[in-house]
The RNA shown here (small-subunit ribosomal RNA) has 1462 nucleotides and comes from an uncultured bacterium. The coordinates come from a structure-prediction model, not an experiment, and the mean pLDDT is 84. The sequence is in RNAcentral, with records from ENA and SILVA.

RNA sequence: AUUGAACGCUGGCGGCAUGCCUUACACAUGCAAGUCGAACGGCAGCACGGGGGCAACCCUGGUGGCGAGUGGCGAACGGGUGAGUAAUACAUCGGAAUGUACCCAGUAGUGGGGGAUAACUAGUCGAAAGAUUAGCUAAUACCGCAUACGCACUAUGGUGGAAAGCGGGGGAUCGCAAGACCUCGCGCUAUUGGAGCAGCCGAUGUCCGAUUAGGUAGUUGGUGGGGUAAAGGCCUACCAAGCCUGCGAUCGGUAACUGGUCUGAGAGGACGACCAGUCACACUGGGACUGAGACACGGCCCAGACUCCUACGGGAGGCAGCAGUGGGGAAUUUUGGACAAUGGGGGAAACCCUGAUCCAGCAAUGCCGCGUGUGUGACGAAGGCCUUCGGGUUGUAAAGCACUUUUGGCGGGAACGAAACGGCGCUUUCUAAUACAGAGCGCUAAUGACGGUACCCGCAGAAUAAGCACCGGCUAACUACGUGCCAGCAGCCGCGGUAAUACGUAGGGUGCAAGCGUUAAUCGGAAUUACUGGGCGUAAAGCGUGCGCACGCGGUUUCUUAAGACAGAUGUGAAAGCCCCGGGCUCAACCUGGGAAGUGCAUUUGUGACUGCGAGACUAGAGUGUGUCAGAGGGAGGUAGAAUUCCACGUGUAGCAGUGAAAUGCGUAGAGAUGUGGAGGAAUACCGAUGGCGAAGGCAGCCUCCUGGGAUAACACUGACGCUCAUGCACGAAAGCGUGGGGAGCAAACAGGAUUAGAUACCCUGGUAGUCCACGCCCUAAACGAUGUCUACUAGUUGUCGGGGAUUCGUUUCCUUGGUAACGCAGCUAACGCGUGAAGUAGACCGCCUGGGGAGUACGGUCGCAAGAUUAAAACUUAAAGGAAUUGACGGGGACCCGCACAAGCGGUGGAGUAUGUGGUUUAAUUCGAAGCAACGCGCAGAACCUUACCAGCUUUUGACAUGGAACGUUUGAGGACCAGAGAUGGUUUUCUUCAGUUAGGCUGGCGUUCACACAGGUGCUGCAUGGCUGUCGUCAGCUCGUGUCGUGAGAUGUUGGGUUAAGUCCCGCAACGAGCGCAACCCUUGCCGUUAGUUGCCAUCAGGUUGGGCUGGGCACUUUAACGGAACUGCCGGUGAUAAGCCGGAGGAAGGUAGGGAUGACGUCAAGUCCUCAUGGCCCUUAUAGGCUGGGCUACACACGUACUACAAUGGCGGUGACAGAAGGGAGCGAAGGAGUGAUCUGGAGCGAAUCCUUAAAAGCCGUCUCAGUUCGGAUUGUUCUCUGCAACUCGAGAGCAUGAAGUCGGAAUCGCUAGUAAUCGUAGAUCAGCAUGCUACGGUGAAUACGUUCCCGGGUCUUGUACACACUGCCCGUCACACCAUGGGAGUUGGUUUUACCUUAAGGCGGUGAGCUAACCUUUUAGGAGGCAGCCGACCACGGUAGGAUCAGUGACUGGGGUG
Repeated sequence: AUUGAACGCUGGCGGCAUGCCUUACACAUGCAAGUCGAACGGCAGCACGGGGGCAACCCUGGUGGCGAGUGGCGAACGGGUGAGUAAUACAUCGGAAUGUACCCAGUAGUGGGGGAUAACUAGUCGAAAGAUUAGCUAAUACCGCAUACGCACUAUGGUGGAAAGCGGGGGAUCGCAAGACCUCGCGCUAUUGGAGCAGCCGAUGUCCGAUUAGGUAGUUGGUGGGGUAAAGGCCUACCAAGCCUGCGAUCGGUAACUGGUCUGAGAGGACGACCAGUCACACUGGGACUGAGACACGGCCCAGACUCCUACGGGAGGCAGCAGUGGGGAAUUUUGGACAAUGGGGGAAACCCUGAUCCAGCAAUGCCGCGUGUGUGACGAAGGCCUUCGGGUUGUAAAGCACUUUUGGCGGGAACGAAACGGCGCUUUCUAAUACAGAGCGCUAAUGACGGUACCCGCAGAAUAAGCACCGGCUAACUACGUGCCAGCAGCCGCGGUAAUACGUAGGGUGCAAGCGUUAAUCGGAAUUACUGGGCGUAAAGCGUGCGCACGCGGUUUCUUAAGACAGAUGUGAAAGCCCCGGGCUCAACCUGGGAAGUGCAUUUGUGACUGCGAGACUAGAGUGUGUCAGAGGGAGGUAGAAUUCCACGUGUAGCAGUGAAAUGCGUAGAGAUGUGGAGGAAUACCGAUGGCGAAGGCAGCCUCCUGGGAUAACACUGACGCUCAUGCACGAAAGCGUGGGGAGCAAACAGGAUUAGAUACCCUGGUAGUCCACGCCCUAAACGAUGUCUACUAGUUGUCGGGGAUUCGUUUCCUUGGUAACGCAGCUAACGCGUGAAGUAGACCGCCUGGGGAGUACGGUCGCAAGAUUAAAACUUAAAGGAAUUGACGGGGACCCGCACAAGCGGUGGAGUAUGUGGUUUAAUUCGAAGCAACGCGCAGAACCUUACCAGCUUUUGACAUGGAACGUUUGAGGACCAGAGAUGGUUUUCUUCAGUUAGGCUGGCGUUCACACAGGUGCUGCAUGGCUGUCGUCAGCUCGUGUCGUGAGAUGUUGGGUUAAGUCCCGCAACGAGCGCAACCCUUGCCGUUAGUUGCCAUCAGGUUGGGCUGGGCACUUUAACGGAACUGCCGGUGAUAAGCCGGAGGAAGGUAGGGAUGACGUCAAGUCCUCAUGGCCCUUAUAGGCUGGGCUACACACGUACUACAAUGGCGGUGACAGAAGGGAGCGAAGGAGUGAUCUGGAGCGAAUCCUUAAAAGCCGUCUCAGUUCGGAUUGUUCUCUGCAACUCGAGAGCAUGAAGUCGGAAUCGCUAGUAAUCGUAGAUCAGCAUGCUACGGUGAAUACGUUCCCGGGUCUUGUACACACUGCCCGUCACACCAUGGGAGUUGGUUUUACCUUAAGGCGGUGAGCUAACCUUUUAGGAGGCAGCCGACCACGGUAGGAUCAGUGACUGGGGUG
């Protein structure tokens, strides 16, 4: 785009079309083929006339007409359907051996006789259908005779055969009449020709299957005969053995064919409704009759199935005609009107018949047209929806105002389609004729189903008229709510798991519109079967290789021919349709006139370039001969040495062998080792090579014989002999098979030993088939260059093998030719890559491919001994499978480098007790979060109440807190006491003080109470809606950009490479050149020096003074404080490196190569953490999930884990002694001296908001003692007495004294930290804090050991490589098993269809024979006979049917095999 459509929702009108696609299923009822009296005898019924009769009524074919009958014509057309049919068909083009009623034209005739029979009458039988007997009768029915122009046959002499009458008119003549007669018309007979129709033959074309390869006996041809309208095996007898087939016979499946229709740019593809042409069929099968025509839809006979009637004896029927019914189905109409028109049949005609046809009805089934209003109208109404609450949108839409009236309604008018035939008149033909009849012209009557319809006019009135689908992308059109991987959507991708533009609803929008969607189907897009117009190295695809028949293709040249080809002409290519130009319906659809086209076929004329055929010539293709050459080319025979193994003997002794390590195995019966001799089989080291040869598979010691191919050089010869190759034939590794040999080594299977969780493996010890030979099979491989063969052309360079030529004194050098390798230009390719050996440019031929899986499988065939090979599907399932390249990530891949990563060391953890956090369990609650590293002394820098979020109970409701309104009251703020209560809270009372502005008004604020609302409030949920902040990789050296360049592109380059660094740090090189974020530096701090300054700090010098002390004067030198500067930069020297960057060593220096430490954290990763710091979207609660209070809980405790502290002791405990820090803090504070207490502590209150005073005592150190014990170690636990803080230490604080004195004797597997002022060890301070630290943060004191080195473990960086990974190796993914479902193969069988062979049976029927029975026409020599005919009988043929066997297809089948999906 389309449809004979169907379904869902919806539906105003008209025109034109169309309407059982399924069961060629079965059919009730009505109609669909009759007509002619001008062929006939007649008269059942009707009407008229006549006659009779009083009437009832009867008689009368006389007339109009006419049932039934005889006869003629028609019924073979028209109408339906598509079952069968792959050619007895159709389409196109030809042909000859034919027929033909009616029609047209021509010629000749139409004379004279005969015998019957229906109807009818009278019987009989039967239920009926119907049958039958006797008798009467007519014809255009039937039969002879005559005639025979033409006709047929022929022996060429001849012979044979026909007819029918009817009607109209009529002047003369005849006749009683009918009529004769004449004439016209119609009819009839014979014949010729035509038209149309029909039969027959040929050529070409017409679907799929080779898993259908051979078929055929009347088969192919001939002769004789028969038969037909006609050719012909059409039939028959005989003879011959042909005929068809790879250009697809035969068989199977499917199918009516065509003009055309739909689609498409076309070529094509699909289809064959309606309309038109042809064919076939008429319940199924067979058969003939009649006829011009049938083997006959509404005829006959027979058989079968089915239905109906029946008196059970027997009969009737055929809607695939029009309507209609049932059934089937997703689905397809009225049991309508009329012959008015067109056409058909009959008739002389009037006329009759006509479900053909013309109309109407039903159906949005399709196409076309029209309408459902038009203009104006902003306050942008109301309502709806959304909202950032401002508004936006629906929306000029509505309402309102002003118009119009198509359509529909009502009323009125009103067609075309209908002029022929007929009648009248005139002219003309026939004729004796102005009759009749025919032809022409003029006038004229009648005739309409549709239908009172189209159309026209009038009236009223916006009145009667809009839906459907969609809105994630493709694809035009977005928001809200509901839902929460549910419900659902979906054409593909996919959407839905609490913020869904994708589900459902609504608002809005988009598209189409009386329709819109969905489903089904065809073509297109699809160059996705490629003729036009594709491919095959790796995506699917080159047969394993060659030879070769057919086929296809074929070198140069001359001539002929004209098959192909090209050009012209002629015929045909039906109409309709498509296209163009016109015309008619108001337009259009539709109808109609003309043209063009119909790419085709046939006939004919021409041309001679090209192809072909034929004839001739040529040598460039191909081949032959001669010389030379290389070679693991093939076959056969022989032979050689090394090695393995075995055997014999000698020497000799304890192991050998084997492995990662072992064991099995061999060996004291003498192995292994070694020497000598022998046996046997197999394979041929070195040479040896991207070397050679061969078609491929493949081929390797040496020699001999036989043999194939190739290369090269120069000539000679043949003269296109060529290329390719379906079917075919041959070869074809390894393994395997058969028979017979052989068997050393190796070695499937097998056995044993190991390894392992297991180990039907890898490793080891053995070991049989096999490997070897001969003969015969098998016929497959990643049979690979994943690249078919042949030919020609298109830059080069290098290596190597073979031949030849030239050259050099020479190892040389150059040229040429045939192979074999590496690179590479153009070109090609998706890229990778290929690139004169093409995957380039062309030509010829063959093979093969068409998404993945199912499956190279099943079935069938062929081959094979088998294994199996070959050929080769379908159902079903699926949205990808695949190729090449890119970036990452990953690797029990590679290279390089780094890090307390390992190693080297020191000290720990893991064992004990305690502290603390977590899990788990428990609980009314044990609030919540954190979860590998990167949760677990974490949030918590400090839970008795508070904190507090949890639980129980009590209690408040505009609220503890913010803003706003109204009313009332009071206009300030701060307290005290008492009562009830657990308290919150409630009640009573009392003291002090007396708010701000002011216009001077309780006017405005403020405060309190009450009320109703907006709202407050939430540590409620979502860290996977978020901001902010943080952790981590990681202080790792990386991460990017602009421009340029390369690539089809993703991307690459830069950023890689060579060095170097802590570093993408720097240098060099480079299609890159630059730049940014990171690194480094700049900042803080420590270390040295200087300057400035000198109190609260300091005291060298001077002075004073003392029990003591910088105590005082004085000073700022030193220390120090805190500000500013300096200093370090590979700067200098040497070496090394590339003359670089740098590295190594040295000097100087307080410090040396980043001097130490800190702060500083790139692009990003982990949906990492946090909604319980804060902020915040959405959701949720609102007398509660909010607020307050008391008490409890967060402190529980069979257990498990993390992090710490204290220890286990002598590097120690205890006692004594006594020197030296740094940093920090202090006002509800630090708190001195002094005093009390054993002590915690108390008392005291100097000084200090602090370089001044205080905390402040530093500890390890030193001396003495203890002497290896569960101790003078260790301190848990417990008892008791106290201290302190605090409203309050019961749950649940810290501390002190005395007493008690647990585990623990250095810790399994495993694991952590640390590289120097570090580890270890020692104490000090601070934050939080009323009180509470073994935690955290900071401070100083003492103060080590070790680093060979980068193999390994972990983490990281760079480059490279592989990848089927990309949520990225915690990836991906294979197979069995279990379960569910689906389709399918096999299957003992079983059921049915189709077909075939043989035989039996033979209905109806025609043919042949017979016909002693019967018989009107004709003949005769007539009692009768003959000719002819009929019944009957016989024969061959034959449908249905039967019996037996085969082939093939389909259904089904216990069980079973694999496959697919989940």

Rfam family: Bacterial small subunit ribosomal RNA. Its family is annotated with ribosome and structural constituent of ribosome in the Gene Ontology.